Transfer RNA from an uncultured Alphaproteobacteria bacterium, 74 nucleotides, folded computationally. The coordinates come from a structure-prediction model, not an experiment, and the mean pLDDT is 81. It matches the Rfam family "tRNA". Its family is annotated with triplet codon-amino acid adaptor activity in the Gene Ontology.
RNA sequence: GGGAAUGUAGCUCAGUUGGUUAGAGCUACCCGCUCAUAACGGGUCGGUCGUUGGUUCGAGUCCAUCCAUUCCCA
Numbered sequence: 001g002g003g004a005a006u007g008u009a010g011c012u013c014a015g016u017u018g019g020u021u022a023g024a025g026c027u028a029c030c031c032g033c034u035c036a037u038a039a040c041g042g043g044u045c046g047g048u049c050g051u052u053g054g055u056u057c058g059a060g061u062c063c064a065u066c067c068a069u070u071c072c073c074a
Base pairs, nucleotide, nucleotide: 001073002072003071004070005069006068007067010026011025012024013023019057028044029043030042031041032040050066052064053063054062
């Protein structure tokens, strides 16, 4: 220099043909249970869906651009 993949909660990840509240598990915190701890049960918090634009009545999803990480080729 050329090409490809990935980017969603603190972490690991889902999200169906674009469609009506953006989710799960773990972590953290609170409560229950216990003499106590662990385990277990219940609950709460936590998100500009990487950036900026575009298309559309409607975008996590489609298009463009840039950024980050990883891989391949030279």